A computed fold for a 350-nucleotide part of an RNA from an uncultured bacterium, annotated as small-subunit ribosomal RNA, central domain. The coordinates come from a structure-prediction model, not an experiment, and the mean pLDDT is 85.
Context: one part of a larger RNA
RNA sequence: UUGGGUUUAAAGGGUCCGCAGGCGGGCCCAAUAAGUCAGUGGUGAAAAACUGCAGCUUAACUGCAGUCGUGCCGUUGAAACUGUUGGUCUUGAAUUAGGAGGGCGUAGGCGGAAUAUGACAUGUAGCGGUGAAAUGCAUAGAUAUGUCGUAGAACACCGAAAGCGAAGGCAGCUUACGAUACCCUAAAUUGACGCUCAUGGACGAAAGCGUGGGUAGCGAACAGGAUUAGAUACCCUGGUAGUCCACGCCGUAAACGAUGAUUACUAGUUUUUGUGAAUGAAAAUUUGCAGAGGCCAAGCGAAAGUGAUAAGUAAUCCACCUGGGGAGUACGAUCGCAAGGUUGAAACUC
Numbered sequence: 001u002u003g004g005g006u007u008u009a010a011a012g013g014g015u016c017c018g019c020a021g022g023c024g025g026g027c028c029c030a031a032u033a034a035g036u037c038a039g040u041g042g043u044g045a046a047a048a049a050c051u052g053c054a055g056c057u058u059a060a061c062u063g064c065a066g067u068c069g070u071g072c073c074g075u076u077g078a079a080a081c082u083g084u085u086g087g088u089c090u091u092g093a094a095u096u097a098g099g100a101g102g103g104c105g106u107a108g109g110c111g112g113a114a115u116a117u118g119a120c121a122u123g124u125a126g127c128g129g130u131g132a133a134a135u136g137c138a139u140a141g142a143u144a145u146g147u148c149g150u151a152g153a154a155c156a157c158c159g160a161a162a163g164c165g166a167a168g169g170c171a172g173c174u175u176a177c178g179a180u181a182c183c184c185u186a187a188a189u190u191g192a193c194g195c196u197c198a199u200g201g202a203c204g205a206a207a208g209c210g211u212g213g214g215u216a217g218c219g220a221a222c223a224g225g226a227u228u229a230g231a232u233a234c235c236c237u238g239g240u241a242g243u244c245c246a247c248g249c250c251g252u253a254a255a256c257g258a259u260g261a262u263u264a265c266u267a268g269u270u271u272u273u274g275u276g277a278a279u280g281a282a283a284a285u286u287u288g289c290a291g292a293g294g295c296c297a298a299g300c301g302a303a304a305g306u307g308a309u310a311a312g313u314a315a316u317c318c319a320c321c322u323g324g325g326g327a328g329u330a331c332g333a334u335c336g337c338a339a340g341g342u343u344g345a346a347a348c349u350c
Base pairs, nucleotide, nucleotide: 004321005320006319007304008303012318014203015202016201017200021196022195023194025089028087029086030085031084032083034082035081036078037077038076039075040074041073042072043071049067050066051065052064053063054062055061092193093190094189095188096186097185098184099183101182104178105177106176107175108174109173110172111155115151116150117149118148119147120146121145122144126137127136163170164169208249209248210247211246212245213244217243218242222238223237224236225235260317261316262315263314264313265312268295269294270293271292272291273290274289275288276287277286278285279284299306300305323350324349325348332343333342334341335340
């Protein structure tokens, strides 16, 4: 390189946007002739190679003739397909109008339960904790109970294999703004305006970092008590960073459906969310579109399984894989305040 692959064996980029590039709808019409196809001319040195014949006694070897040289260049034509140009169409895509749903985002306001803490009151000897204990708290009056105040964080029930979001993720109630997001309905409008996307850009859990706040509960580190042969742990009592807020970094996760995006096609059955249509007095039934689940035919698969939300049948584009270890290491480059991230070998060894 060809070929083969990427749910679990190595392998889908964390997600989206998107320039270049690649690919691109219709029994549509016309033109063109770059690709494509056909004819023809030139060139493609000789030797070599292949076929036939001939010469050395044969062969190797040599000679002659033909073929070959699959290519390149020119020229004449063809016009189905691809390309290009012009026009046309509406199914892809988009716009407009109407409608609903949603833990989608940002900012503000408000609420109750619980917890902790403070004050006061009642009240007296324990409380707490465990497998059992102890450290700890408590006669300077704890624990418990009641009233009032304060603080921070999180929002029980509803709650669901449910909903929304590109992913990360999103949940008390409410208001404003935004996504001009997603979905349904209807025709009207534009008329292929599309798909994918290296480089690039944006977003991106938790932890961590910087500056300034905040700190109830929880709680790395740390201290003490236990356990144990030991116990730098598991259990208990405390407890700093952190967890929370604002702004700025970091850019990684089993960032998982371990399954890239888009499009078309291919038996069923059942549940569910949103929204239409028809029938019906209603309950409801049938059915369309867009989602979310279960079970399965065919097919696929090494099997587990998957099965219209495909891992089936096909197409386009991107990413990635090529034995284990060494190693996601070294070196270099680059990004970062740092921690580190990204890119990413080899020797050697089995």